[in-house]
Molecule: c-di-GMP-I riboswitch aptamer
Organism: Chloroflexota bacterium
RNA sequence: UCCGAUAAAUCGCAAACCUGCUGAAAAGCAGGGACGCAAAGUCAUGGAUCUAAAGUUGUGGAAACACAACCAUGAUCGCCAGGCCGCCGAA
Numbered sequence: 001u002c003c004g005a006u007a008a009a010u011c012g013c014a015a016a017c018c019u020g021c022u023g024a025a026a027a028g029c030a031g032g033g034a035c036g037c038a039a040a041g042u043c044a045u046g047g048a049u050c051u052a053a054a055g056u057u058g059u060g061g062a063a064a065c066a067c068a069a070c071c072a073u074g075a076u077c078g079c080c081a082g083g084c085c086g087c088c089g090a091a
Stems, first nucleotide, its partner, number of pairs: 012037002017032006035078001041084003045081003048076003055070006
């Protein structure tokens, strides 16, 4: 110096749920709260999943519009893989 834990320590993150705000929704943000996490740091790149406002099509309707199907351009990195970066450091 490299590898490296069922060790120790430091610094961290924060599920469910509750309150408020944003959003059509999924969900996000802030506060409270801890189920867990050594990458639960970061990037929606591939897969997966969630949502369906707009759009398209269909049905009904005089129309306004209503309902249904499809659809990501929306979302999840605390679903999996991959990229980038990173604390401690026994034998």